[in-house]
RNA sequence: GCGCCUGUAGCUCAGCCGGUAGAGCAGCUCGCUUUUAACGAGAAGGUCGCAGGAUCGAAGCCUGCCAGGCGCA
Numbered sequence: 001g002c003g004c005c006u007g008u009a010g011c012u013c014a015g016c017c018g019g020u021a022g023a024g025c026a027g028c029u030c031g032c033u034u035u036u037a038a039c040g041a042g043a044a045g046g047u048c049g050c051a052g053g054a055u056c057g058a059a060g061c062c063u064g065c066c067a068g069g070c071g072c073a
Base pairs, nucleotide, nucleotide: 001072002071003070004069005068006067007066010025011024012023013022019056028042029041030040031039049065050064051063052062053061
């Protein structure tokens, strides 16, 4: 330098044929308990790596860029 894969909540990851984003864990609140842990209940948490384009509508399509990984040279 070229090609491929990955990037979504604090972490690990889902997300169909484009229809407006979810789970588990962690943290928080409440209950239970003498207290903690465990257990039960609840709420909160995301410019979907960045920018642009096409579309009525994008996490998913197109283009460029950034970061990580793998391969080739």
This is a predicted structure of a 73-nucleotide RNA (transfer RNA) from a Candidatus Kaiserbacteria bacterium. The RNAcentral record of the sequence draws on ENA. Its mean pLDDT, the model's own confidence on a scale to 100, is 82. Taxonomically the source falls in Candidatus Kaiseribacteriota (Bacteria, Bacteria candidate phyla).